[in-house]
Molecule: glmS glucosamine-6-phosphate activated ribozyme aptamer
Organism: Thermoanaerobacteraceae bacterium SP2
Order: sequence, then C1' cells, then structure tokens
RNA sequence: ACUUCGAGAAAAGCGCCAGAGCUUGCCAUCGCCCGGAGAAUGGAUGGUAAGCUGACGAGGUUGGGGUUUAUCGAAGAAUUCGGCGGAUGCCCCACGGUGGCCUGCCACCGACAGAGGUCCACAAAACCGGCGAGUGAUCGCCGGCACAAAGGGAUUUCGGCAGGAAU
Repeated sequence: ACUUCGAGAAAAGCGCCAGAGCUUGCCAUCGCCCGGAGAAUGGAUGGUAAGCUGACGAGGUUGGGGUUUAUCGAAGAAUUCGGCGGAUGCCCCACGGUGGCCUGCCACCGACAGAGGUCCACAAAACCGGCGAGUGAUCGCCGGCACAAAGGGAUUUCGGCAGGAAU
C1' cells in the first nucleotide's frame, strides 16, 4: 500500500445525562401520611440494583479565523427544570452580489446575495380517536382537527459618494 472479515458512525433546534423528577425488583424502618383492632404481599420513608423522562416544529451553511446562554414562534404553568457537548448565529478578514456600466470608498447582503410598507401561502407537538411494545415509569406508530412568528413569495415606495466611460 492493497485485499478480506468484523464492529461503529452516517444527528445539527441536534446529540448526551454525574443533578433532579419518576418507575420496577430486593432489603430495612414506622419518626411523617394513609390504612386499620392489630398487622400487611397495603402506604410512607431510607438504602440498593436495573430502568424511564429530560424542547413542539418553522427557518437557517461562500471560505478562513475568533467567540458562546446563536433566530423564530407553538404549547404550557410543566422536568420545555438543571447541566454537558455540538451547531448553519455573531464578530474580524478575504472573496462574491446589489446600489444602471468601470475603478476606489461606503451601505446592505451571500449564488434565492439592499431596506421599509401592504397582501398571500405554509408547521409540529398540544387536543381527539386507535394500534403496538413494556410488570411499570414510559416509548413507537397510524388516523382526525386545527392554529404561528421569523424567514419566503407577490406588489409597491425608497436606496450612495468621488473619478471615469458611453449615450
């Protein structure tokens, strides 16, 4: 270096779990609650083992470097708690685009490549019903009903300075 065999990864609002909450088994206890005449194969509490939960989608990547609680709404009053890692965010530089053409600067952006107004379409969870897995916490799937904002599309208004070229 090649070949063969085996294992893993192939996710990006994503992944993970030392706290926390919850479940089941076992052990212990009865100070607390329930239970009851008393007791428990009940209940509670503690320990232990194995588990479960731990963010619902929309949108988002020119290249390099830096940085870390990195956009938008939905649901809800809840663990969507708390934390770790990552990341398309942000900053700087380069490149590129737009501001009629060229060059420089400036502004705003990223090959869908300017800003504002108006209008337009678009989600999943939640909720309702069902199927499946598990002793259980819970998980997976199918059907039904909707409802956003940002961004997007359409339209409209507005949008440089200096020098040069062309008319």